[in-house]
Context: one part of a larger RNA
RNA sequence: AGCAUAGGGUGGAUGCCUUGGCAUCAGUAGCCGAAGAAGGGCGCGGCAAGACUGCGAAAAGCCUCAGUGAGCUGUCUAGCUAGCUUAGCUGGGGAUUCCCGAAUGGGGCAACCCGCCCCGAUGAAAGCGGGGCACUCCGAUCAUAUCGGAGGGGGAACCGGGUGAACUGAAACAUCUUAGUAGCCCGAGGAAGAGAAAUCAACCGAGAUUCCCCGAGUAGUGGCGAACGAAAGGGGAAGAGCCCAAACCGAGAUAGCUCAGUGGACUUGGAUCCUAAGCUAUUUCGGGGUAGCAAGGCACAAGGGGCAGACUCCAAGGUCUGCCGCAGAGUGACAAAACUGAUCCUUAGUCGAAUGCCUCUGGAAAGGGCAACCGUAGAAGGUGAUAGUCCCGUAGGCGAAAAGGAGAAGUCUCUGCUUGUGUUCUUAAGUACCACGGGACACGAGGAAUCCUGUGGGAAGCAGGGGGGACCACCCUCCAAGGCUAAAUACUGCUGAUGACCGAUAGUGAACUAGUACCGUGAGGGAAAGGUGAAAAGCACCCCGGGAGGGGAGUGAAAUAGAAUCUGAAACCCUGUGCUU
Repeated sequence: AGCAUAGGGUGGAUGCCUUGGCAUCAGUAGCCGAAGAAGGGCGCGGCAAGACUGCGAAAAGCCUCAGUGAGCUGUCUAGCUAGCUUAGCUGGGGAUUCCCGAAUGGGGCAACCCGCCCCGAUGAAAGCGGGGCACUCCGAUCAUAUCGGAGGGGGAACCGGGUGAACUGAAACAUCUUAGUAGCCCGAGGAAGAGAAAUCAACCGAGAUUCCCCGAGUAGUGGCGAACGAAAGGGGAAGAGCCCAAACCGAGAUAGCUCAGUGGACUUGGAUCCUAAGCUAUUUCGGGGUAGCAAGGCACAAGGGGCAGACUCCAAGGUCUGCCGCAGAGUGACAAAACUGAUCCUUAGUCGAAUGCCUCUGGAAAGGGCAACCGUAGAAGGUGAUAGUCCCGUAGGCGAAAAGGAGAAGUCUCUGCUUGUGUUCUUAAGUACCACGGGACACGAGGAAUCCUGUGGGAAGCAGGGGGGACCACCCUCCAAGGCUAAAUACUGCUGAUGACCGAUAGUGAACUAGUACCGUGAGGGAAAGGUGAAAAGCACCCCGGGAGGGGAGUGAAAUAGAAUCUGAAACCCUGUGCUU
């Protein structure tokens, strides 16, 4: 020195564990903000330097109302001191809430600096306390000005719109694909968007939209390459329909016209009146009205509850308004406000059955043996090993002063003609459509319909117009050029349940002071790090040593469980012994 063997050191694999994660499902909730948000800075503790949590100069808290309650003064973090105990803790409501931040009196290198006006306390004040002073848009008014309202900013994902790549694939690459994806911008909400047919269909019919399953990787598109990829129809979830513009009527305003045998004051006849009380145009408000087998207005005709009033006067008729009656509807779109409200839910809780002082092992019984009991409860967790009957719970019941939500019903509010006829009126125009250039449609210009529109042209108007995949005819179907609309759907928080999900190099980046330490000028990047024991009972005392550390003693079931702490593999290091050289 090597090999073998035994015992140690180092190291932290493995096993076991779980405070933390991951995923799915169900229920429920879903915006915050000038009444100053989100997010921060700085403070606040008797001893309090730091971190977390909580709070804001009223500062780990204040008031009040409920629940609970014998202990409490949060955690890392023990202890001392001083206290409280109708305290404390949990929940509802309220008060306070420094400075920065949209930040908004002006400024600024965020958490700082500097003002102006009014009011108050005071004898007075430059000091103190309170209030106000940004900009934009809208509205009002007596408009050189003032007042009122709104907006601004934030939000993980989800949603609508605008703009819009490339790597990549095509085994290269250009059309194509990736993809209308990522990115950027704008906007909204608890959902958003869409939505009551100028839709489909096929000669039968359906009847708004949205989402899911099928149809179907079909029909198609496609350097017919790569690839892209429907619809009708069927089955489900949900279910809801409406309002305007216009015709016409009435009232108001403005402008113009008219002295008439015109016209008007509801109609007819008579009387009376009007130079605007008439007519025309524009406009505002109210009524009316909303459809495609056309609908509606207007005129005429027929039919249809009661009473009262008005329409210059008289008679008859007519119209309108109010009340009563009848019928219907309703505040989540369809008109809109308020009140009462049974009952239920949420935000704290609460009751809750049943074993042994037998026996064995053991440090410890929940394990073994023996003998019992409950069960609408034998889910789970904890307790010194494995507990239905020890604890917490579980099954099953009960419960709210306050706040929020749902809500039967009622008060209340709103609405109410029908039919027929017509040489009458209306039914959304720089629109439909066409040409050219683009885009969207599964559809790449193709035979290319349909939808959107940059430029140019440019209808019809109900005897009308659009569509049915070039186009034409017939036939069928629908009514564009205005608007609103819940639910079924997407995403996330909370609560609960579950897992052939992970178990500390895994599972979130983060089981622990984690978006921390640290790195970077910055945008940004971004860790490592869990386990004594049942209980600290965490080794009094003695000895060696400067200490570290160790030897005794003691605790404990165990100390090779001694805090560098469960188990404690390997590499690597050392010691004893044996063998070989």